Description: Predicted 3D model of a 1421-nucleotide RNA (small-subunit ribosomal RNA) from a metagenome. Rfam family: Bacterial small subunit ribosomal RNA. RNAcentral holds the sequence, with entries from SILVA.

RNA sequence: AGAGUUUGAUCCUGGCUCAGGAUGAACGCUAGCGGCAGGCUUAACACAUGCAAGUCGAGGGGUAUAAGUCUUCGGAUUUAGAGACCGGCGCACGGGUGCGUAACGCGUAUGCAAUCUACCUUUUACAGAGGGAUAGCCCAGAGAAAUUUGGAUUAAUACCUCAUAGUAUUACACAAUGGCAUCAUUGAGUAAUUAAAGUCACAACGGUAAAAGAUGAGCAUGCGUCCCAUUAGCUAGUUGGUAAGGUAACGGCUUACCAAGGCUACGAUGGGUAGGGGUCCUGAGAGGGAGAUCCCCCACACUGGUACUGAGACACGGACCAGACUCCUACGGGAGGCAGCAGUGAGGAAUAUUGGUCAAUGGGCGCAAGCCUGAACCAGCCAUGCCGCGUGCAGGAUGACGGUCCUAUGGAUUGUAAACUGCUUUUGUACGGGAAGAAACAGCGAUUCGUGAAUCGCCUUGACGGUACCGUAAGAAUAAGGAUCGGCUGACUCCGUGCCAGCAGCCGCGGUAAUACGGAGGAUCCAAGCGUUAUCCGGAAUCAUUGGGUUUAAAGGGUCCGUAGGCGGUUUAGUAAGUCAGUGGUGAAAGCCCAUCGCUCAACGGUGGAACGGCCAUUGAUACUGCUAGACUUGAAUUAUUGGGAAGUAACUAGAAUAUGUAGUGUAGCGGUGAAAUGCUUAGAGAUUACAUGGAAUACCAAUUGCGAAGGCAGGUUACUACCAAUGGAUUGACGCUGAUGGACGAAAGCGUGGGUAGCGAACAGGAUUAGAUACCCUGGUAGUCCACGCCGUAAACGAUGGAUGCUAGCCGUUGGCAGGCUUGCCUGUCAGUGGCGCAGCUAACGCAUUAAGCAUCCCGCCUGGGGAGUACGGUCGCAAGAUUAAAACUCAAAGGAAUUGACGGGGGCCCGCACAAGCGGUGGAGCAUGUGGUUCAAUUCGAAGCAACGCACAGAACCUUACCAACCUUUGACAUGUCCCGUAUGAGCAACAGAGAUGUAGCUCUUCAGUUCGGCUGGCGGGAACACAGGUGCUGCAUGGCUGUCGUCAGCUCGUGUCGUGAGAUGUUGGGUUAAGUCCCGCAACGAGCGCAACCCUCGCCCUUAGUUGCCAUCAUUCAGUUGGGCACUCUAAGGGGACUGCCGGUGAUAAGCCGCGAGGAAGGUGGGGAUGACGUCAAGUCCUCAUGGCCCUUACAGGUUGGGCUACACACGUGCUACAAUGGCGGUGACAAUGGGAUGCAAUGGAGCGAUCCUGCGCAAAUCUCAAAAAGCCGUCUCAGUUCGGAUUGCACUCUGCAACUCGAGUGCAUGAAGUUGGAAUCGCUAGUAAUCGCAGAUCAGCACGCUGCGGUGAAUACGUUCCCGGGCCUUGUACACACCGCCCGUCACACCAUGGGAGUUGGUUUUACCUGAAGGCG
Repeated sequence: AGAGUUUGAUCCUGGCUCAGGAUGAACGCUAGCGGCAGGCUUAACACAUGCAAGUCGAGGGGUAUAAGUCUUCGGAUUUAGAGACCGGCGCACGGGUGCGUAACGCGUAUGCAAUCUACCUUUUACAGAGGGAUAGCCCAGAGAAAUUUGGAUUAAUACCUCAUAGUAUUACACAAUGGCAUCAUUGAGUAAUUAAAGUCACAACGGUAAAAGAUGAGCAUGCGUCCCAUUAGCUAGUUGGUAAGGUAACGGCUUACCAAGGCUACGAUGGGUAGGGGUCCUGAGAGGGAGAUCCCCCACACUGGUACUGAGACACGGACCAGACUCCUACGGGAGGCAGCAGUGAGGAAUAUUGGUCAAUGGGCGCAAGCCUGAACCAGCCAUGCCGCGUGCAGGAUGACGGUCCUAUGGAUUGUAAACUGCUUUUGUACGGGAAGAAACAGCGAUUCGUGAAUCGCCUUGACGGUACCGUAAGAAUAAGGAUCGGCUGACUCCGUGCCAGCAGCCGCGGUAAUACGGAGGAUCCAAGCGUUAUCCGGAAUCAUUGGGUUUAAAGGGUCCGUAGGCGGUUUAGUAAGUCAGUGGUGAAAGCCCAUCGCUCAACGGUGGAACGGCCAUUGAUACUGCUAGACUUGAAUUAUUGGGAAGUAACUAGAAUAUGUAGUGUAGCGGUGAAAUGCUUAGAGAUUACAUGGAAUACCAAUUGCGAAGGCAGGUUACUACCAAUGGAUUGACGCUGAUGGACGAAAGCGUGGGUAGCGAACAGGAUUAGAUACCCUGGUAGUCCACGCCGUAAACGAUGGAUGCUAGCCGUUGGCAGGCUUGCCUGUCAGUGGCGCAGCUAACGCAUUAAGCAUCCCGCCUGGGGAGUACGGUCGCAAGAUUAAAACUCAAAGGAAUUGACGGGGGCCCGCACAAGCGGUGGAGCAUGUGGUUCAAUUCGAAGCAACGCACAGAACCUUACCAACCUUUGACAUGUCCCGUAUGAGCAACAGAGAUGUAGCUCUUCAGUUCGGCUGGCGGGAACACAGGUGCUGCAUGGCUGUCGUCAGCUCGUGUCGUGAGAUGUUGGGUUAAGUCCCGCAACGAGCGCAACCCUCGCCCUUAGUUGCCAUCAUUCAGUUGGGCACUCUAAGGGGACUGCCGGUGAUAAGCCGCGAGGAAGGUGGGGAUGACGUCAAGUCCUCAUGGCCCUUACAGGUUGGGCUACACACGUGCUACAAUGGCGGUGACAAUGGGAUGCAAUGGAGCGAUCCUGCGCAAAUCUCAAAAAGCCGUCUCAGUUCGGAUUGCACUCUGCAACUCGAGUGCAUGAAGUUGGAAUCGCUAGUAAUCGCAGAUCAGCACGCUGCGGUGAAUACGUUCCCGGGCCUUGUACACACCGCCCGUCACACCAUGGGAGUUGGUUUUACCUGAAGGCG
């Protein structure tokens, strides 16, 4: 000293939370010792028991009793003498508690000229004479007891009377001195009144009066002393006076009379809470909080009241009364008060022993000895706190065992830790020694001085305690835990769990890989303690005096006037209140701080110092502020002149328009809307003309214009009133600014009374819209809007910006003045307004910026997290509506401001795409094929799910595939590596039995490996055994790699440096053009660069070169035939080149990039067509069943094998296709023209058989040579619109082929059969040119199976005006409360619950006020 938390990120505002310190603490776990402290914070609740205040015989009477002597044994006498009683002193101290008290209670400083003070000290004086009682004791009673009655007798230092007495008291009158008003002091005088006690007889102690001191107490005063104004008025002895009474004393303290005062916004009164201070905790301080222990003061003693005694009390362990409670009782009546020390119960989270001693300190009494003392000193209990000590120290590596973790033959860590070796002995144990605290008093002796005392010596006294301390002995021996480990915050891994259990101070963690839960290992921090909880301060500048804010985050009052208050121009003199300085007093001690000393150190304690910011008094200073007196003019005001305006009030008045009325013309609609309808209209509307009536509002001028304090103000004129500015510097001379409470004004709506009512128009009605439409739209329409008077008193009453004054760069407009200049309609200057831009400065930023949100001063209002709530209650105002003032419980960790990047918008601009439009052809209807869903099933294996799943994975499920089901089998395994044992190979073929087969049993024939150290030795192979392990298409694609889809072949996505911004970020990448393109050009605080685009690559199109076999044939020969010779010109093939670049021309554009042109040329023209190529990223997209892989799971099974079945099921729904519905066609005939491809387990020519599928034969060909191979649409005939010569499903029969095998379940052929279907609803798909459409061909997979897929060629269109709309996308901009990003966010009701708050039939407790009734003890009379 800060940190976490609002956001995708940022800056700010702002709350919440944490790290620190502290405690009379409590709780959890743990615990070796000592010292010093502390210990009912709750029930001022109730208390059993014991103790806590007595003492004096040197005040008195005097007895029980004891001892002794005598004894006639009845008693007498001597000594000592308890208890009780009278009397004295004490009991008012000490000890406890904090109920009450907001007060002169406390603190501090003063005063008493208004007072008292026992015991103590000093001084002076005195103590004469007498008297009557009473307790006790004795006798007799009452009562259960407590207690008490009567009689007799008696004493005193008890009581009374008289005497004596003054520096006492009172009264009267005088003088001097002093002071602070009443007065005080001193002196002298007169009158009156009040004293005493003895004990003992040596000494000594006492008694009375007076004065002084000391101590203690009482009273008064200044200042300080909590919260609430949702407590604003309080007061009748109240305030004062006179008189009297009372008191130690002043005083309404009390009473009578008189006056009407007294307190209060500087907070009275009321309510709540509370003992106050020294001090304690915290804090840098200022402050904030507290008031335990110790000290001072106060108050209280079961609750309330009262007095008595006394020097002192209205009395903790006294009295009386009342009350409550408890106890005793013979029921008649009595007793009691732990907030003393222990202790008990109760309450509570919680707080100790019914201990010892008066040894010390102190107190009471006493001459003293002494007695008493739960004050005190000690001990006991408690880690409650602070402080100290210990639980060992050194060496010791094979870094042991064990544990934990890992990349696991091994390593890391626990860890020098242990073991082991050596050393030490604090503490503990045992034994032994052993204090200080003790000084005194008294007694004895001595010295000094002396009627008194002081000093010295001796002697006596220890609860703690045989304690502290010291010594000796043995022996590492007797002694470590707690919390934490996601961030804040020091410290990390494994396992378990699986939004469960749980954690959590805040943020938050946990849904199968949790460093956050639980356990373990390890680590970190403290340590005889450690954590948690509670509370206080701090951090929090988060109430801001030091030290905050108020345009938009919470916050400027709606505006002005003005009271109190606060603040205030220049100058002179005085004063000295504030201010400053010196001095004196006080500020108790303890505490804090410093120094030093004592306990071994420390805590703790002793001594000294400093400090105690304060208060009071006094002396001085006079700059500033104040006060008093005077002067000034610049602030302010007055006045004169010149101007200004939608400033206000009242009256009058004008025209346009709407509406209505009357009359005329005139005829069928008008009106209204997105479209309509309601409505009006043939009883004549609307339209139009004329006249009339009435109310409201004032076009143009008109404007960032003007005026006003604000609200607000607009036709014109008049009257009245107010205001503002400038100029002059004549007048006054600080007269000023602000302004709590208060007053006035205050839009609209609303309210009251009375008018008025044309238009408009809440409510209401109707018509529409809509799912609904209590709305938006339409037709009507009441209040209202208007006027007068009276209320209301609020608005986003906003510039969201209080008022006043001064200062601080400019530029450009505009309104009203003034001055100057001249070109006479302009320029310059200046004052006051009103706007825009902009510097410094400020601001979180946006922005403000001489009209400040800048720099300063003064005054006022207001704010302190969000919600609850501007709400409830209470008060005030109001006719009401309501306004104003204004909380809390509870709840959240945010709410909020500004700006940034995205995303989104039924926001805007620009642009693109078969996106729409324009077209062509389909799908959706039918049948079939195929995939999916659903259903079914033993199983119908699994995956894919909008686009971007659904002829997808599958380029081909009869077995296999196959992962699914049923049944039957195997268990180191079908497969890999390693160990051991046996065998020697091994491989091929034939074939028996059982079985569905796997498999099992048992044979035959042929064949026989390599190396070799010659050993079944090694490798290999086969069999067997036991383990490590194999195996898993089991789970998790949300743990992953790889691969892929999609946006999208869309034009975007970024970086470096620089610059701007507090920052997130921006700039670049935006802008003007242009492009298919972030393509290019220009501009520009940017300059460059990268991934994308384009190009480079392949292919098609033209040409050239090279090369001609299997290709080709112009020329020459030849043949049925490029068949052969020959040739390589052409086609073609396949290698390399050329070619196209907006290069040329014209126009256009900015001279650029580029664009336009039926331009030229060219095979090709503007990226020539097609392909490959897919940026940063998005979708937790898809795939663990291609493969790989973490983790989890199975291991005679979730592994492996076999047979059969299933993946092909079938009320149904969807997707993708094929074939059709026919004449652009079917059928028959004809027989022309392709290209890409495939071929040896193959393609197969030719010939033959069959109607055909196909079969037999097998030339040729590993293919520019042979072959598949026939291309089909085409052309020519026929059919003539029909369910047909269309269509071919379905079914029957008979076959073919493949294959171990076509039943479930293949394809094909022939004959027969001949469904549905006549162009397809809503909706929807593809395509822009060699494209769509249409036609066939080939290939992969494959034994067989193609309407699918992938390729190939043939024929070959239509249309595109255009970008308004739908969908998708790109760029810029704008709004946003979204960021999981519009499939977002979010509001209200309801259901349920009852934590909080409120209501609630009620029930209960407390406090206070007023009035009244009864009236104890006690006081006065």